[in-house]
RNA sequence: AUUCGAGUAGCUCAGUGGUAGAGCGAGCGACUGUUAAUCGCUAGGUCAUGGGUUCGAUACCCAUCUCGAACU
Numbered sequence: 001a002u003u004c005g006a007g008u009a010g011c012u013c014a015g016u017g018g019u020a021g022a023g024c025g026a027g028c029g030a031c032u033g034u035u036a037a038u039c040g041c042u043a044g045g046u047c048a049u050g051g052g053u054u055c056g057a058u059a060c061c062c063a064u065c066u067c068g069a070a071c072u
Stems, first nucleotide, its partner, number of pairs: 002070006010024004018055001026042005048064005
């Protein structure tokens, strides 16, 4: 340099155009001799960045950035 893949909560990942979710973690509470475990609730998001298409984009198109793989 070329080709391909990935980027969404603190972490690991879902989400095939119509109000962004789960598990783990965090905070609070219940349970109890206490802790752990278990159960319930709550908070936490510029969906990498900028454009385009669309009535409407996390999802489609283009460019850029970062990471990974393949080839040379």